[in-house]
Parts: sequence; structure tokens; C1' cells
RNA sequence: GCCACCCUAGCUCAAUCGGCAGAGCAGUCGCUUCGUAAGCGAGAGGUUGUCGGUUCAAUUCCGACGGGUGGCU
Repeated sequence: GCCACCCUAGCUCAAUCGGCAGAGCAGUCGCUUCGUAAGCGAGAGGUUGUCGGUUCAAUUCCGACGGGUGGCU
């Protein structure tokens, strides 16, 4: 330099053919216990990397940029 893939909650990851953004873990509160751990329940937490485009509607489709991984040279 070229090619492919990835970027969503603090972390690891889902989200079907474009139609209300979710789970597990962590953290918070409560129940249980003499106490702790474990267990159970509740609630909280998101400009879906950034900027544009298409659309009634974009995590999803298109473009540019940024970051990351792998391959080729």
C1' cells in the first nucleotide's frame, strides 16, 4: 500500500426481511442468615464509534472518517 471482518450498557455479547434496543456478569436496593458467601426479588444503567445520505421509519441499507483484528505484498 491492497483486501476482508468488527465497533451496541462498566465487561462479554444478542437483536430474524428496516418497524417499541435486550440478555448474562459486575455494580445498587431489598428478602433470607447470628454473620458472610451462596440463593431469591426489584430497580437502575444506551446520543447503537463520528459525520452525512436513503426512507413515513435506520443498530440494521449506502458513503466518508476514526479505532480494532486478520490476511496479502